[in-house]
RNA sequence: AUCUAUCUUCGGGGCGUGGUGAAAUUCCCGACCGGCGGUGAUGAGUGCAAACUCUAAGCCCGCGAGCCGAAAGGCAGGAUUUGGUGCGAUUCCAAAGCCGACAGUAAAGUCUGGAUGGGAGAAGGUGGAG
Numbered sequence: 001a002u003c004u005a006u007c008u009u010c011g012g013g014g015c016g017u018g019g020u021g022a023a024a025u026u027c028c029c030g031a032c033c034g035g036c037g038g039u040g041a042u043g044a045g046u047g048c049a050a051a052c053u054c055u056a057a058g059c060c061c062g063c064g065a066g067c068c069g070a071a072a073g074g075c076a077g078g079a080u081u082u083g084g085u086g087c088g089a090u091u092c093c094a095a096a097g098c099c100g101a102c103a104g105u106a107a108a109g110u111c112u113g114g115a116u117g118g119g120a121g122a123a124g125g126u127g128g129a130g
Base pairs, nucleotide, nucleotide: 002129003128004127005126006125007124008123009122010121015030016029018028019027031110032109033100034099035063036062037061038060043054044053045052046051058098059097066075067074068073080096081095082094083093084092102113103112104111
């Protein structure tokens, strides 16, 4: 290094002086947002080089948030194509699309609420194994 026990800290963003209407941040129009791990041909840095470090997917794979359960666990739950380059890309470049738990309420990704909650995980400390 790695494995393991334990503790601490951290751990989600986004709407309008538009339209209709008695009423809509819910409909229509236009705008805006993108959790965590993996993969990754991107970008940056160091190096003569080999290589190393950081960075890179909402819609590819997996996970989290909801519900049931004492627990183990179970249930529910969304979305991408075309063109280009190339040995290789649903990840790069270009273009056009699409999606977003539950409860409330004029039908909600963006408001209010459960939530001063939970949480995938991240960083660090300490003990043990090695």